A computed fold for a 95-nucleotide RNA from uncultured Succiniclasticum sp., annotated as SAM riboswitch aptamer (S box leader). Its Rfam family is "SAM riboswitch aptamer (S box leader)". Rfam describes the family as follows. The SAM riboswitch is found upstream of a number of genes which code for proteins involved in methionine or cysteine biosynthesis in Gram-positive bacteria. Rfam links the family to the GO term regulation of gene expression. The coordinates come from a structure-prediction model, not an experiment, and the mean pLDDT is 81. The sequence is in RNAcentral, with records from MGnify.
[in-house]
RNA sequence: UUCAUCAAGAGUAGCUGAGGGACAUGGCCCGGUGAAGCUACGGCAACCAUCCUUAGGGAACGGUGCCAAAUCCAGCGGGAGACCCGGAAGAUGAA
Numbered sequence: 001u002u003c004a005u006c007a008a009g010a011g012u013a014g015c016u017g018a019g020g021g022a023c024a025u026g027g028c029c030c031g032g033u034g035a036a037g038c039u040a041c042g043g044c045a046a047c048c049a050u051c052c053u054u055a056g057g058g059a060a061c062g063g064u065g066c067c068a069a070a071u072c073c074a075g076c077g078g079g080a081g082a083c084c085c086g087g088a089a090g091a092u093g094a095a
Base pairs, nucleotide, nucleotide: 001095002094003093004092005091006090011041012040013039014038015037019030020029021028025074026073027072042067043066044065046064047063048062050058051057052056071089076086077085078084079083
């Protein structure tokens, strides 16, 4: 850079000690009943790999990934609209 997906799913403990939820921003949430980070074990199953296979389904042994809230909602454009559609940006995987 290209392609695909993003309304589902998934926790305990220890260390540490105040922030965090991608962004200019506006909200709204989470947080000393410990945020973020690191570690251990556990789990989920998105992609590649793998098994069966017409689509599809399975398993979790491999490679990454993920485990508060729809990518938390908006933010740009269209539609009369709080809503809907499409973008942009971001994240993950593959090449």